A computed fold for an 85-nucleotide RNA from a Bacillota bacterium, annotated as c-di-GMP-I riboswitch aptamer. Taxonomically the source falls in Bacillota (Bacteria, Bacillati). Of the family's consensus pairs, 95% are formed in the model.
RNA sequence: AGCGUUUCAAGGUAAACCCAGCCGAAAGGUGGGGGCACAAAGCCAUGGGUCUACGGCGCGCCGCUAUGAUCGCCAGGCUUCCGCU
Repeated sequence: AGCGUUUCAAGGUAAACCCAGCCGAAAGGUGGGGGCACAAAGCCAUGGGUCUACGGCGCGCCGCUAUGAUCGCCAGGCUUCCGCU
């Protein structure tokens, strides 16, 4: 540097669901339990997608809108354990 066939060693992360007299307008996040899975399921919202719509815009039903969220949706960037070559 490339690869992940055997997944071995040491370990790591943690879906659904449950709990919170935690945060948030919501989506969602955080903490505890739980464990479906993951070799980058580590980090970065840069491009696309998706979710939400406090506020704003449109006369009302309602619609539109990211500045919000998601990296365990995809792409891209940075870093990297173990093993093999």